[in-house]
Context: one part of a larger RNA
């Protein structure tokens, strides 16, 4: 002298743009944070409308638009939080070969023909609840056979196993049980081989401290054989051998998520690892595995512990280290807010729904940046203060007075830009029998904004609303007086105070900084 995720203390006007529990991984009330899809399915609880029946309050009918609960599909392994654990192939970096990949891209080839059932829905029990049992009836893109077979296997001119599913929009002939059949499109289904992209795995090299820790090691090293996994491997098992690490620090023991980067410094180093960004770990505590492309899974399932609720005492729920919140720790950290309008995701063919991701707004000088708080003039150097050889000197052009601005704030008007999409009409071109419809490309129309009283621009009013904090003996820019009397104080280091204290406390002036300025704490 730099610098913080600070904090205190005094003080405090605006903006803009960051940040904002570092400790208790400590306990948590509320209320949100992961749903969607009726263009897979049977369906109708509840709305809205249609039709019937009607005498009114009505009733009946899934016929329509929708859709609760249920059957099925995708996604809940992203996205978000934390930093407990790990000193490790956990991370950097460079390299490998013995592996998976849903969705997504381009390619091949195919989707024949059958079957039986479970919810949901009646009925009928049981329990205070959570729920659950048992009889029945039924549908599919849900389950299962069978044919077919590229790629697999196997003793290989043979043999063995092994797939699939519909929906929707639209049609000229033809047909037809008037629902369709056929044709087409567009979604989607099975098989496999390419790719991108995700991950698994294995090397080498680097990655704090302590020796007041020196030996550690029996699946322990390494072979053969099989298991097992998507995959190589003592990853497991059996059997043989008797290795393997280590002063170049093995093993214990302590702290510690690691990096891009930040901080500081001329540099070399030294500190750190908040925000953002990549990677790893956890999800009350410990164990497990079920689904699935993908977890051994925060807002799933077992068990086990602790802990909180309920309870009819038999049994049950739950898990904020998701966003707000609350209590508790603490020197100390924010609202129980808006909106999906934008960007991205998720499910949908869309329309659209969901989304505390994300955008945005409060709150906080918490930091870094800008503005302000006036400007010109103006000696009778006014009053007052405060010093004084009592002449005066300072304070100071400072005030006041004249004479002007009007940024920021305050009141009023005006007003971008984040919005491009969707949809809807209409060319061209592809697929096609087609002027349906339907991808792709244009063109017209047109509608969506939390923020937000936006930025910005304009009028009005009137210096009007806006300066303090340290510090003055060297260091280190700044002096005098009164008061205290080794007292009460001050202090970063040297060191002031005992009757003239530039060093304590006050005044006056005066220096430095300025919506701040000190001070502690911690880095270089």
């Nucleotide at each position: 002298g730099a610098u913080u995720g600070a904090a205190c203390g005094c003080u405090g006007g605006c903006g803009g743009c960051a940040u904002g529990c570092c400790u208790a991984a400590c306990a948590c009330a509320u209320g949100c944070a992961a749903g969607u899809c009726g263009a897979a399915c049977g369906g109708u609880a509840g709305c809205a409308g249609g039709c019937c029946c009607a005498u009114u309050u009505g009733g009946g009918u899934g016929c329509u638009g929708a859709c609760g609960a249920g059957u099925g599909g995708c996604g809940g392994a992203c996205g978000g939080g934390u930093g407990a654990g790990u000193a490790a192939c956990g991370c950097a970096u460079g390299g490998g070969g013995a592996c998976c990949u849903g969705g997504c891209u381009g390619g091949u080839a195919g989707a024949g023909g059958g079957g039986g059932a479970c919810a949901a829905c009646u009925c009928g029990g049981g329990g205070a609840a959570a729920c659950u049992c048992g009889g029945g009836c039924u549908a599919a893109u849900a389950c299962c056979g069978c044919a077919u077979a590229c790629g697999c296997c196997c003793u290989a001119c043979g043999g063995g196993g092994g797939a699939a599913a519909g929906c929707g929009g639209g049609g000229g002939a033809c047909u037809u049980u008037c629902g369709g059949g056929c044709c087409u499109c567009g979604c989607g289904c099975u098989a496999u081989g390419a790719g991108a992209u995700g991950g698994a795995c294995c090397c080498a090299u680097g990655u704090c401290c302590g020796a007041u820790u020196a030996g550690c090691u029996a699946g322990u090293u390494g072979g053969u054989a099989g298991g097992g996994u998507a995959a190589g491997g003592g990853c497991c098992u059996a059997c043989c051998a008797a290795g393997g690490c280590g002063a170049c620090g093995a093993u214990c023991g302590g702290u510690a998520g690691c990096u891009g980067g930040u901080c500081u410094u001329a540099g070399c180093g030294g500190a750190u690892g908040a925000u953002c960004a990549g990677c790893c770990a956890c999800a009350c505590u410990g164990g497990g595995a079920c689904u699935g492309a993908g977890a051994c899974a925060c807002g799933g399932c077992c068990c086990a512990g602790a802990c909180u609720c309920c309870u009819a005492c038999g049994g049950g729920a739950g898990g904020c280290a998701g966003c707000a919140g609350u209590g508790g720790g603490g020197a100390a950290u924010a609202u129980u807010g808006g909106a999906c309008a934008a960007u991205g995701g998720g499910g949908g063919c869309a329309a659209c729904c969901c989304u505390g991701a994300u955008c945005c707004a409060g709150c906080a000088a918490u930091g870094c940046c800008g503005c302000g708080u006036g400007g010109g003039u103006g000696a009778a150097g006014a009053a007052g203060g405060c010093c004084u050889g009592c002449g005066g000197g300072u304070u100071g052009u400072a005030a006041a007075g004249c004479c002007c601005u009007u940024u920021c704030g305050g009141u009023u008007g005006g007003g971008a830009g984040g919005a491009a999409a969707a949809g809807c009409c209409u060319g061209g071109u592809g697929c096609g029998a087609a002027g349906a419809g339907u991808g792709c490309u244009g063109g017209g129309u047109g509608u969506u904004g939390a923020c937000g009283u936006u930025a910005c621009c304009g009028a009005c009013a009137g210096a009007a609303g806006a300066a303090g904090c340290a510090c003055c003996g060297g260091c280190u820019a700044a002096c005098u007086c009164c008061g205290u009397g080794c007292c009460a104080g001050c202090a970063g280091c040297c060191g002031c105070g005992g009757u003239a204290a530039u060093a304590c406390g006050g005044a006056g002036g005066g220096u430095g900084c300025g919506a701040g300025c000190g001070u502690u704490a911690a880095u270089c």